[in-house]
C1' cells in the first nucleotide's frame, strides 16, 4: 500500500511541557491566547492475545452419574479512543416543495481492530 471482515448517536482531566493551529479531503459550519497541533501524565472502552475460570447460561454425547465445546467476572499484554452522530453535506432512491428552511434509506469516502497478500 492492496484485499476480506466487524464496528463507528454511549464513554473519557479546570494536570505538566508547548506555543498556532485544528475538526481526513472539498463545500459549509464550528473549536481555539479563558490558550490549537504535538509530547508526557491521567482517563475511557473492550477489537485481538494470554492467565485464571467459582456460580450461571447455551449446545452435543450419556439411562442417571458424568463428560466435551462455547459464552461469562477479573487481571496482564497488543492496539485504539478522549468537542459537536465519522460535526453536517458531497452520489443514488424515496418523501416534501411558490421563496427559505427541512426528513428517511442506502451507497461512496474515511477511521479503528482482526485476518490475508
Nucleotide at each position: 500500500c492492496u484485499c476480506u471482515u466487524a464496528u463507528c448517536g454511549a464513554g473519557a482531566g479546570a494536570g505538566g511541557c508547548g506555543g498556532a493551529g485544528g475538526g481526513a479531503c472539498c463545500g459549509g459550519c464550528c473549536c481555539c491566547a479563558u490558550g490549537a497541533a504535538g509530547c508526557c501524565c491521567g482517563g475511557c472502552a473492550a477489537c485481538c492475545u494470554g492467565u485464571c475460570a467459582a456460580a450461571u447460561c447455551u449446545g452435543g454425547a450419556u439411562u442417571u452419574u458424568u463428560u466435551c465445546a462455547g459464552a461469562g467476572a477479573a487481571c496482564a499484554g497488543g492496539u485504539g479512543c478522549c468537542a459537536a452522530u465519522a460535526c453536517c453535506g458531497g452520489c443514488a432512491g424515496c418523501a416534501a416543495g411558490u421563496c427559505a428552511a427541512a426528513g428517511c434509506u442506502g451507497a461512496g469516502u474515511g477511521a479503528u481492530g482482526a485476518g490475508a497478500g